[in-house]
Molecule: small-subunit ribosomal RNA
Organism: Patescibacteria group bacterium
RNA sequence: UUUUUUGAGAAUUUGAUCCUGGUUCAGGAUGAACGCUGGCGGCGUGCCUUAAGCAUGCAAAUCGAACGGCCCACGUCGCUCCGCAAGGAGCUAUGAGGGCAGUGGUGGACGGGUGAGUAACAGGUGGGAACGUACCCCCGAAUAUAGAAUACCCCCGCGAAAGCGGGGCUAAUGCUGUAUAGUCUCGCAAGAGUAAAGCGCUUAACAGCGCGUUCGGGGAGCGGCCUGCUUCCUAUCAGCUAGUUGGUGGGGUAAAAGCCUACCAAGGCGAUGACGGGUAGGGGGUGUGAGAGCAUGACCCCCCACAAUGGGACUGAGAAACGGCCCUUACAUCUACGGAUGGCAGCAACUGGGAAUCGUCGGCAAUGGGCGAAAGCCUGACCGCGCGACGCCGCGUGGAGGAUGAAGGCCCUCGGGUCGUAAACUCCUUUUGGAUGGGAAGAAGCCCCGCCUUUGGCGGGGUUGACGGUACCAUCAGAAUAAGCCGCUACUAACUACGUGCCAGAAGUCUCGGUAAUACGUAGGCGGCAAGCGUUAUCCGGAUUCAUUGGGCGUAAAGAGACGUGUAGGCGGAUGUCCGCAUCCUUUCUUAAAUAUCCCGGCUUAACCGGGGGACUGGGGAGGAGAUGGGACACCUUUGAACUUCUUCGGGGCAACUGGAACUUCAGGUGGAGCAGUGAAAUGCGUUGAUAUCUGAAGGAACACCAAUGGCGAAGGCAGGUUGCUAGGAGACAGUUGACGCUGAGACUCGAAAGCUAGGGGAGAGAAGCGGAUUAGAUACCCGCGUAUUCCUAGCCGUAAACGCAUCCCUGCUAGAUUGUCUCGAUUUAUCGGGACAGUCGCAAGAUAACUCGUUAAGCAGGGCGCCUGGGGAGUACGAGCGCAAGCUUAAAACUCAAAGGAAUUGACGGGGACCCGCACAAGCAGUGGAGCGUGUGGUUCAAUUCGAUUCAAAGCGAAAAACCUUACCAGGGCUUGACAUGAUGCUGCAAGCGCACGGAAACGUGUGAUCUUCGAGAGUGCAUCAAAGCUGCUGCAUGGCCGUCUUCAGCUCGUUCCGUGAGGAGUACCCUUGAGUGGGUUAACGAGCGCAACCCGCACUCUUUGUUAAAUUUAUUCAAAGAGAACUGCCUUGGCAAAACCAGGGAGGAAGGCGCGGACGACGUCAGGUCAGCACGGUGCUUAUGUCCUGGGUUACACACACCCUACAAUGGCGAAAAACAACGAGCCGCAAUCCUGCAAAGGAAAGCAAAUCUCUGAAAUUUCGCCCCAGUUCAGAUUGGGGUCUGCAACCCGACCCCAUGAAGUUGGAAUUGCUAGUAAUGGCCAAUCAGCAGGUGGCCGUGAAUACGUUCUCGGGUCUUGUACACAGUAGCCUGUAAUAUCAGGCUAAAUUGCGCGUCUG
Repeated sequence: UUUUUUGAGAAUUUGAUCCUGGUUCAGGAUGAACGCUGGCGGCGUGCCUUAAGCAUGCAAAUCGAACGGCCCACGUCGCUCCGCAAGGAGCUAUGAGGGCAGUGGUGGACGGGUGAGUAACAGGUGGGAACGUACCCCCGAAUAUAGAAUACCCCCGCGAAAGCGGGGCUAAUGCUGUAUAGUCUCGCAAGAGUAAAGCGCUUAACAGCGCGUUCGGGGAGCGGCCUGCUUCCUAUCAGCUAGUUGGUGGGGUAAAAGCCUACCAAGGCGAUGACGGGUAGGGGGUGUGAGAGCAUGACCCCCCACAAUGGGACUGAGAAACGGCCCUUACAUCUACGGAUGGCAGCAACUGGGAAUCGUCGGCAAUGGGCGAAAGCCUGACCGCGCGACGCCGCGUGGAGGAUGAAGGCCCUCGGGUCGUAAACUCCUUUUGGAUGGGAAGAAGCCCCGCCUUUGGCGGGGUUGACGGUACCAUCAGAAUAAGCCGCUACUAACUACGUGCCAGAAGUCUCGGUAAUACGUAGGCGGCAAGCGUUAUCCGGAUUCAUUGGGCGUAAAGAGACGUGUAGGCGGAUGUCCGCAUCCUUUCUUAAAUAUCCCGGCUUAACCGGGGGACUGGGGAGGAGAUGGGACACCUUUGAACUUCUUCGGGGCAACUGGAACUUCAGGUGGAGCAGUGAAAUGCGUUGAUAUCUGAAGGAACACCAAUGGCGAAGGCAGGUUGCUAGGAGACAGUUGACGCUGAGACUCGAAAGCUAGGGGAGAGAAGCGGAUUAGAUACCCGCGUAUUCCUAGCCGUAAACGCAUCCCUGCUAGAUUGUCUCGAUUUAUCGGGACAGUCGCAAGAUAACUCGUUAAGCAGGGCGCCUGGGGAGUACGAGCGCAAGCUUAAAACUCAAAGGAAUUGACGGGGACCCGCACAAGCAGUGGAGCGUGUGGUUCAAUUCGAUUCAAAGCGAAAAACCUUACCAGGGCUUGACAUGAUGCUGCAAGCGCACGGAAACGUGUGAUCUUCGAGAGUGCAUCAAAGCUGCUGCAUGGCCGUCUUCAGCUCGUUCCGUGAGGAGUACCCUUGAGUGGGUUAACGAGCGCAACCCGCACUCUUUGUUAAAUUUAUUCAAAGAGAACUGCCUUGGCAAAACCAGGGAGGAAGGCGCGGACGACGUCAGGUCAGCACGGUGCUUAUGUCCUGGGUUACACACACCCUACAAUGGCGAAAAACAACGAGCCGCAAUCCUGCAAAGGAAAGCAAAUCUCUGAAAUUUCGCCCCAGUUCAGAUUGGGGUCUGCAACCCGACCCCAUGAAGUUGGAAUUGCUAGUAAUGGCCAAUCAGCAGGUGGCCGUGAAUACGUUCUCGGGUCUUGUACACAGUAGCCUGUAAUAUCAGGCUAAAUUGCGCGUCUG
C1' cells in the first nucleotide's frame, strides 16, 4: 500500500431532567434434567451423584516344531488266545491325528477403566548428561563337554473344604560345573575374569536349510533421571527449616544426587509471598467474545495418578504389578466353628444414591494385539446391531386449480368483518410407510496346483461376511400412515370477546388484578419455532460493571490527620566512546495427530469422512543492526538538587525569669435592706450586716487595646514582656559540588479535644449530681449551687466536620486584572521594573453530570504512592496486633432490597425573608350562641318514615308550595305486548268511545242501549304471536351538558428568536406606579392570544322629539318613552419623582371628579367537588316484575344533637283612638274586584269597572298628634290548650290557612365561641310577586326612615409577586421520616448440655 476480517442495545431510581450506579432482558452453548407432544433416516453421544456395594457370565492366553507322561479313536510289524476259514480279542513295539494336567518358554508392565489423591519437575514448553532396554533391524564371533535334581505319576497320611505333608521314579530350550574367549569387564600395564540349548524339515549318511541359544558392537523405538520458564484462591497463614544447606569418607542405584549413613561447618528459603490453609488431575483443545480476555477440561488424542484401605517386597528387560504374592484394616461369602475364600474405577447386568445416563446382544468377517514355524487359538480392544428426539444434519406430513367467499366458530357500529383458497369439489404426484421381486461394496488374505528370474513373483482353481437378505434398485395400490409447543402490556414479533373482581391468579424486570383487565382463566384470531417447543440449572456475552486494549476518587463509592523523615521498589537532565541485556531484522529447528481455517474430493445432499495447504500469535539455535530504554567508562557543562557568604522575616519550637488589669477568697473600715436572677418567677445570698464602696493581703488561670480580609508552621497548632538555646522560609551577587534527583509499600516520628496512670495545683468556668422553674411529662432548653475536668510535671491514648463546608506529592506548559506583606534594582520624590509568599476578582482557552474550577486547576501532559467498585447488614462479628482501661487498627459473611445516590429544574410547603392586597384583623354598629316557635339536617324509631346534598363550597339546599295527586317509599288489591311509541303476521263483524245497571275501597270485571261506513273486510278496535316497550334500578370513580369553589384573585399561555446536554429558562425579571401582567422607564428579546379595562344594562344631570290612560285643567313638565349630549386628570396651580407614568393637596367649571354608583360578564386550571332523581348517554341488572294501575298509609314520627330564620324579653316601648302624612316594584279573565248589604271577625250575598300609565289588588307601615300604662313576668311577651266558626277543595282525622272567645308557658339581653356590614351601607318599617285550588316566619324584588367607625398592618384567616431552604411531589399534619416495645419468623454471632468426628500426649501390641 492493497485485500480480507471486524464491535447494535433496551427496561427500571424522578412530577420531569442530566449523571453516577446496581438489577434485569434480548444472543450463543451444554455429557443435561423436567412439562406437553412425537413420522422417518444418517452421523455422533449416554452414572456429571456414593473412588458406594456387587449375584451371574465373559474380559489373557498361547506354544506338543522345548520336555516327560496320561487318555481317546485309528493304521502297521511281531506275539498269544479263540475260530475250519474269513475274522475277532489281548499284549509289546511303532506311526500319524485329537485331547489333558504338569515341567519349561513367551506374554499377563500392553490393551481396557476411573479421576480418589496430587499445587508437584505432576503437567506444558525448551534444554541437558551420569543411564537401561525383552521382542525388531544391521555387523562380527560362537553354539564343545560333563553332572545333580524336580513337577507330573505311584504309595501312605491329615482335613468339612480349600488344600497340605511324607516316601519313591523320571525328562527338558529347567538348574549346575568344566572347556574355549575378543573389538567385552577391571586394570597404566602385566595380567585376571565372565557364555551358550537345542528343535524342526530334508538326506541312506555327511552336508544343507529354517527357527532358536550365547558373547560383543551399532541402530530404531521405548523408558528412567536432572534442569530454565510457566501453572488457582488465601496475609483474618509472616516467619519456615536439624538430613535441614554444604563438604569429606563409606554405602547404594541401571544411572547424577543427603538417595542413605558417620563426622565437620552453620547454613538454606522468604513480602518477586517462604511456611500454613482451601480447592483442583494437567495439556492438545472446547464454549463464548470484534479482539484482549473470561469460563471450562464429557466424547477423541498425549501425559500423570489410582485399582476395597494402608504398607511391603518377589519375579522380571520392564512392576513396587486392576483380573500376581505377603501383611494390616473394613466389608462380604462358605463352614463340620477348627478354618477357608473374595475384590467390576474391564464388558454387560444388579442393588443403592439421585433431577438424571442404555443390552446380563452378535462376531472375530475387517483393523489391531498376544502366542506359535505355520495352520490356528485367544482377544467385552475392536467391528456391528439394539435402547434413549440426548445432540447435530437431512426428508416428509402432499401439489396445482378452486368464491355462492358454503356451513360452522369468533367478533360486530347489525352494514358487515375474519378463520379463508382454507374446506368441499376437479386434476395430478407417491418421498416416507405397506406389499412383491432383485441385491451389493466392505475380501486383503488363506489353501491346493502349475510356471518362473525361488527369503520372492505370476497364473489357475477352491475358500473366508457378525452386520444382512441390510444399504441400494425396480414394480404395485393409494392422499393414502404422519403436528405440535410456546407466546401476544413494554422490553419483544403478535388483539379481541367472555368469565373473574387486590379474589382466583400472573410475573425475567418494571409491574398487572379492588366491575368495562390486549398483563389472571377460557375461546376465536394472530406471531414465532417446528418433530420438536417451552421451563429449570450452569458458562461466556451484552458488563468499558476490575477498565492492558478500556474506568475513576471537590459534592455520586473513593486522597491515609501530617511535600513529616526515609528503606525496598518504580521513574529520572545534557555530551562522547564501547557493550549488545531489552528491542528490531534475516534464517533455522521445534511447536505430535486430531480440532479450528482455506481449497479439493467421497457418501443422492448435509451432518459426517478423506487428501492437500497455510496457521498454531510460543520456545530454542545461528547471523546482523545500533536508533530508543539499559549497562560500563570518561569528561565537560549547569539548567535539576545541595552548600558557602551577605541581607532579611515571623504569635515557629523549648526553657527560665517577670508584669498589669480583672476575678474570687480572707482581714478591717463606711453603710443599712435588700441582692441576685428571669419571658415571668422561684431555689439561692442577706440584720450572725449581704449587694455597694474603700484599704490591705493571698491565690490560680488567661493575656484587653495593638489585631487585620495580617504572620509563622508538614499537619495538629502558635499571641502580655525579657533573656538563653534551637528549627525554618525568602532574596541578592559571586563562589563550590557536579544529577548528588522525584515519589515512596512496609518502618519510624509528630498528632486538637476528651479520656487514663502517678504526683502537685485548683481563681474562674463547669460533664455527673442536687435544687428551682417550664411542661401532659422535661432524665432538656432557663436559673442557683456544684464534683471530675480544665492548669503544671512525667508517661499513655492515636482519634476528630484532623476541612480548602470533603481537593495526595513532584515537574513542565496554557490570555489577564488587582490587593497586601517581604525583598532587590532604578529613581530626588512620586513612582516604575524583577523575584518570592499570601489573597481577591471576574474570566481567555479548556474541563465538568451540573454546581462550578480555571497559573494556588477540578485545564493540557509526565512520574510515584494511597484508595473505590449498588444500598442495608457494617466500619459490625470472629481472629490477630496495640492499649492499664476506654478503645483503636486490620476486617468479612449469611440474610435482605431494586434501588441507594449526585447536581440541577418546575411546583408545593415553611412556627424563612422582602413587598402588597381583601370587612382579614383593628375601630365601630347590629346580631347568632341562652328562651318559645318555624324550617332543614343528623340520630333514633317505624311496615314505610323514598332519594340525593356532608368543612369553607351540605343543612328555609334539589323543593318557585308533600291533605289525594305530586310520590320515587310501605301495606293490600289488580294487569302482563302491558299506562306509553313503532312495525310485522294471523284470526275476529266487532266498532272504539259514551250512557245505564250490578259487584267492588277503587282499579277493574260482568251485562246492556244508541251511534262510523263509500259495504271494500277500508280506517280503527279486540285476540294470539313476534320484534320491541318500560324501570326515579346500579355506576357522577365510564360520560355529555350544566353548576359550585379558589376568584372578579391578576394571573395563564403561544409564535419566532436567544440561553441551557436536558428537564427548562428568557419573554412574564429589575425600578417606579396601578384596583389590575394598569401604565411608564430599562432590558435578548420582538410580537401576539385568553384574562384586566372598555364595549352591554340600570341609576343620577341636561337637551331634543312625542304627549295616550300620567300630572295639571293652564302656561308648562316634576311623569313616561325614544334618541342625543356630558367626565377625559381635559384645564390651572403647589409638592413629590432622574424623567415619564403617576401620586398627594388645592382651584375653576360641573348634576356628577379621579374605576361617579350598581349589575351582567368568571382566563389556564384545581377539587376523580355536585348532579345517571331535570335531561341526554356507555356499560350493567329486572322482564306475570326492580314494569304498570288503584285504595289507604308514609315522607308531618320524637329521648336527643346541630344549622338557619321568626317573635320576644319591653318605656327610643305597649295599648287605644282616630286626628294628620308620604311610596315604589309589580299582578290580574278558570282573574283582580270598586261600591252596597249581612256578620264582632275570617268571610258571605249582590255587583260597577278593568285583558289595564285608564279599573282593581292598594287608604303601606315605621312616622306625627292625643290619652292610658309606670318597671312588674306587667296593659311586656305570646307558646300551649279548650270552645265556636270562615274559606279552598271529591275529601282538611292522620295533615291546611284564617277569624272570634277563653287560656297565658319559657323568656328580664344570653358561657366558651362566632356572623354580617365602610353609605343611601348597617339597623329598622312595611309593600309586591313567583310557586299556588288552598297554604310563606322561606325565596326574589320594591320603596320609607336612616347611623357609627377605620389609628393602622404587629397579630388571625385567605390571596398575589420576588427570593431562600427542602430528604416533600396523592406535594406540610390526611406529608415524609427516626427511635422504642410486644408477638411471630428468617439469617448470623456468643453460649449450656448431649452426641459424633479429629488432633496431640502416654501406655500396650